Background
c-di-GMP-I riboswitch aptamer from a soil metagenome, 90 nucleotides, folded computationally.
RNA sequence: GGCAAACCCAGAGAAAUCUGGGGACGCAAAGCCACGGGACUGGUCAGGCGAGUGAGUCGACUCGCUUGGCAAGUCGGCCGGGUUGCCAAA
Numbered sequence: 001g002g003c004a005a006a007c008c009c010a011g012a013g014a015a016a017u018c019u020g021g022g023g024a025c026g027c028a029a030a031g032c033c034a035c036g037g038g039a040c041u042g043g044u045c046a047g048g049c050g051a052g053u054g055a056g057u058c059g060a061c062u063c064g065c066u067u068g069g070c071a072a073g074u075c076g077g078c079c080g081g082g083u084u085g086c087c088a089a090a
Stems, first nucleotide, its partner, number of pairs: 002027002007022006025077001031083003035080003038075003043070011
């Protein structure tokens, strides 16, 4: 010399989150790549519980909550891996 967390403002997105400006908690790769793990969001499938509707002996439908599985979405400032790497002085 470089980057920029939280937070604030504007914008994009259903969301996670991202982009720009301000701002600095930190960072020796906090440069780049979603390849492995992990996390997050959403949708879906299955199970459980509750409510409502329907039916009248049927076990259906809808909604909410919850547990588990599964991304093609997001995160590189969660970890591993790959790859590249400025100037000066000693």
It matches the Rfam family "c-di-GMP-I riboswitch aptamer". Its family is annotated with cyclic-di-GMP binding in the Gene Ontology.